[in-house]
Molecule: c-di-GMP-I riboswitch aptamer
Organism: Nitrospiraceae bacterium UBA6905
RNA sequence: UUCCGAUAAAGCCGAACCCUCCGCAAGAAGGGGGCGGAAAGCGGCGGGUCUUCACGGGGAGAAGAUGGCUGAGCUGCCGGA
Numbered sequence: 001u002u003c004c005g006a007u008a009a010a011g012c013c014g015a016a017c018c019c020u021c022c023g024c025a026a027g028a029a030g031g032g033g034g035c036g037g038a039a040a041g042c043g044g045c046g047g048g049u050c051u052u053c054a055c056g057g058g059g060a061g062a063a064g065a066u067g068g069c070u071g072a073g074c075u076g077c078c079g080g081a
Stems, first nucleotide, its partner, number of pairs: 002081004012037002017032004022027001035068001041074002045071003048066006
């Protein structure tokens, strides 16, 4: 440096739910909490999904959200080859 790995060690993150707060909403932030995770670290590049515009139906578009939906990218602990 590359690949592989969790039944090891030290650590890390933090689901659902509850409270506060922001947002039209999806959802985000802080606290409690702990389902789980070998990248559940980072960033919306691609796809998917969700919300809004926005309805009587269909198609398509725009804006936003989701990184713990997924593919790839960048960075990183330990061990083995």